Predicted 3D model of RNase P RNA and transfer RNA as a complex of 435 nucleotides.
[in-house]
RNA sequence: GGGGCUGGCCGGGGGGCCGCUCACUUCCUCGCGAAGUGGGAGGAAAGUCCGGACUCCACAGGGCAGGAUGGUCGCUAACGGCGACCGAGGGAAACCUUCGGGACAGUGCAACAGAAAGCAGACCGCCGCGCGAGCGGCAAGGGUGAAACGGUGAGGUAAGAGCUCACCAGCGGCGUGGGUGACCACGCCGCUCGGCAAACCCCAUCCGGAGCAAGACCGCGCAGGGAGUGGGUCGCCCGCCCAAUACUCCCGGGUUGGUCGCACGAGGCGGUCGGCAACGACCGUCCCAGAUGGAUGGUCCCCCCUGGCCCUCGGGAGACCGAGGGCCAGGACAGAAUCCGGCUUACAGGCCAGCCCCCUCG
RNA sequence: GCCCACGUAGCUCAGGUGGUAGAGCACUUCCUUGGUAAGGAAGAGGUCACGGGUUCGAGUCCCGUCGUGGGCU
Repeated sequence: GGGGCUGGCCGGGGGGCCGCUCACUUCCUCGCGAAGUGGGAGGAAAGUCCGGACUCCACAGGGCAGGAUGGUCGCUAACGGCGACCGAGGGAAACCUUCGGGACAGUGCAACAGAAAGCAGACCGCCGCGCGAGCGGCAAGGGUGAAACGGUGAGGUAAGAGCUCACCAGCGGCGUGGGUGACCACGCCGCUCGGCAAACCCCAUCCGGAGCAAGACCGCGCAGGGAGUGGGUCGCCCGCCCAAUACUCCCGGGUUGGUCGCACGAGGCGGUCGGCAACGACCGUCCCAGAUGGAUGGUCCCCCCUGGCCCUCGGGAGACCGAGGGCCAGGACAGAAUCCGGCUUACAGGCCAGCCCCCUCG
Repeated sequence: GCCCACGUAGCUCAGGUGGUAGAGCACUUCCUUGGUAAGGAAGAGGUCACGGGUUCGAGUCCCGUCGUGGGCU
């Protein structure tokens, strides 16, 4: 100097004028009217994919069905999230991964090609007998396929074959050592066919349901009628609870207003300590959006960043390079609606830190 | 705001347990007719919404995105 990997952060700044919304204070002509002061979107507020808080359903008890998750250890209120580690896969490396129980419990799938695709099988071929047709033996070689029953070498044989042996690979069992554990290393013995469970399924763990349009209260208003005997917040059965002035369904009528829930919270910021980390403990400090047709905006000026054009100066033979200035254009993705912890997706441009590889120079 | 369903040819839809994607209407050419329609024969037309993953192999299985439609006061 070039290329790459990982983690974190910012995501325009300042000012003038005119507006919007909420809280508090003051004033008045008492109406959310005026004035003043203060607060006013995000890293994703998004998708609604998970998990919780909260609220209601007699308080959720059992079984079936259904759904989710799947290495180990930890973190957490909880999780399908996060951290560290283990194994597998990819990469030259830093590093990355939407990979991760079970295929001797059972059922099943493998199109086409191929002799043969689930348990074995023999097209060409090799060997023996035979004139030949054929019969018998073999699976080393060829060919098909995504996948063909271990690989290499030696012995052995009519030809061959884990048939035997050595090494390697895989599987299973036992033992020793290390680790909390997943697992790893070594030794011995035995065996030599596998793939797909993001196919059904089996095993283990977890899950009651609905969702702030939950739910509670106030106000306004109306007209009842019919059917049924059950109803109780996904399904089925049992249990339990409520019920005849009850409950459910259908038709018709009325209201389409307000308040609470609703913002002090698993809260933000800073520091110390423990831990590799996720995270936790303690101390200090701060109060930081609450709209309801839905506020957080518009406009002007200056600065910043990027791109294009032009001018001046300097260097250079030139292409061009560097500095300063002017004009124009652009500055993303996107906007709370009960709240919180995650995941995923979108995003112009920029900053910081660490690491890997290559080239050159010292 | 909360909760669901769907996306396959120009249109309407099939596609069982993953194995070279079909049907009807429409379109093109030819036959038939004096000509048209109907009829007959042949044919064309697909990023299976998009991007990844599992698998030898994905319209189908899994994850994410986009679009469309519906329900709840």
Annotation:
It holds a member of the Rfam family "Bacterial RNase P class A". Rfam's curators write: Ribonuclease P (RNase P) is a ubiquitous endoribonuclease, found in archaea, bacteria and eukarya as well as chloroplasts and mitochondria. Its family is annotated with tRNA processing, ribonuclease P activity and dimeric ribonuclease P complex in the Gene Ontology.